[in-house]
RNA sequence: GAUAGAGGAGCGGUAACGAUAAGUAGCAUACGGUUAGGUCGCCCGGGACCGUCUGAGCUGUAUGCAAAAGGCAAUACCGCCGAAGAUAUGUACGUGGGAUGUACUGUUCUGAGUGUGUGCCGAACAGGUUCAUGCUUGUCAUCAUAUAGAUAUGAUGGAGUGCUAUC
Numbered sequence: 001g002a003u004a005g006a007g008g009a010g011c012g013g014u015a016a017c018g019a020u021a022a023g024u025a026g027c028a029u030a031c032g033g034u035u036a037g038g039u040c041g042c043c044c045g046g047g048a049c050c051g052u053c054u055g056a057g058c059u060g061u062a063u064g065c066a067a068a069a070g071g072c073a074a075u076a077c078c079g080c081c082g083a084a085g086a087u088a089u090g091u092a093c094g095u096g097g098g099a100u101g102u103a104c105u106g107u108u109c110u111g112a113g114u115g116u117g118u119g120c121c122g123a124a125c126a127g128g129u130u131c132a133u134g135c136u137u138g139u140c141a142u143c144a145u146a147u148a149g150a151u152a153u154g155a156u157g158g159a160g161u162g163c164u165a166u167c
Stems, first nucleotide, its partner, number of pairs: 001167005008081001010080006018072001026065009037050004042098003084110003090104004111137007119129003139158008
């Protein structure tokens, strides 16, 4: 350098089904309230349109109709063990400009799982995720003990560009 592997409530993706979202948003009708401004997804600039007591817009009640996305449980299939997650910068899409968003890039951090707390996302008390901390666990190194030895147990510490095997 190449190839192949291991950790376990292991990681991610796709599909259909189901619950939740929710009797919510929204639409229609009726009766009110408020009001001179309002609309073109958010902000600024510019422009256009609608409305101004014949009430646009906002809003309340009642009746009727009535969703969806993301996320989630388990199942099946697929790809895997920096699997993957978060994050700096940059590029592209879109604009008159900016923010947000999506995709790519990849600076930095994290070995993995999990409990608790905190911030953020989320309709949510579900779930995800950053950080802190406890527990469990795999791996390597050092030390000690036992063992003929391979190894086993315990303690301490490190990080995945690591570890093991073969060439």
Model confidence (mean pLDDT): 80 of 100. The RNA shown here (Lysine riboswitch aptamer) has 167 nucleotides and comes from a bovine gut metagenome. It matches the Rfam family "Lysine riboswitch aptamer". Gene Ontology term of the family: lysine biosynthetic process. The sequence is in RNAcentral, with records from MGnify.